The prediction has a mean pLDDT of 84. This is a predicted structure of a 78-nucleotide RNA (transfer RNA) from a Thermoplasmatales archaeon. Rfam family: tRNA. The family's RNA type in Rfam is transfer RNA.
[in-house]
RNA sequence: GCUCCCGUAGCCUAGCCUGGUUUGAGCGUCCGGCUGAUAACCGGAAGGUCACCGGUUCAAAUCCGGUCGGGAGCACCA
Numbered sequence: 001g002c003u004c005c006c007g008u009a010g011c012c013u014a015g016c017c018u019g020g021u022u023u024g025a026g027c028g029u030c031c032g033g034c035u036g037a038u039a040a041c042c043g044g045a046a047g048g049u050c051a052c053c054g055g056u057u058c059a060a061a062u063c064c065g066g067u068c069g070g071g072a073g074c075a076c077c078a
Stems, first nucleotide, its partner, number of pairs: 001074007010027002013024001020058001029045005051067005
């Protein structure tokens, strides 16, 4: 340098293919319940520019282009 894959909550991730109700779950955090108390367990809450910019569309996490970051492969390195 070329090709491909990935980027969604603090962490790990579903949803993307095939656009359509308010983007969900687990762990963690916080609050409450339970207990003599802790853990476990039960209930609840907060937490998301869906990497960024632009385009298409009535409507974009989802489709298209570009950029940034991460990973893999190939090439170059006389």